RNA sequence: GUCACUCUGAAAAGCGGCAUCCUCUGCGGAUGCCCGCCGACGGGGCAAGCGGGCAUCGCCCGUGAAAUCUCUCAGGCCGAUGACAGAGGGGGAGGA
Repeated sequence: GUCACUCUGAAAAGCGGCAUCCUCUGCGGAUGCCCGCCGACGGGGCAAGCGGGCAUCGCCCGUGAAAUCUCUCAGGCCGAUGACAGAGGGGGAGGA
C1' cells in the first nucleotide's frame, strides 16, 4: 500500500391501488397481490487484440479487459441502506 473497522458527507425512484389481519380506532402498522418506477449494497454483459472457420477484404464462432456504461436477477421507491469521498486510529506486506 491492499484490507477491515469507526466517524462525517452522500443521489435516484409511488407516503400508489386493492384485499386480509393487527390496532393506542389515528391520514397508523404487518402480509399478500397488481400496476408504475430507480441504480450508487451485491450480481450479469461488453471494445482492442489473439485463435479458428467460410460462400474471403467481409461475415461467423471462440477467447479476452473495466466502468459511475448497460441489464434490472437480487435490492430499493418516508426512513433505513448506500457506490464514492474525507478524516481517525488499527494492522503491518513491501520499500528506503
Molecule: Glycine riboswitch aptamer
Organism: Microbacterium oleivorans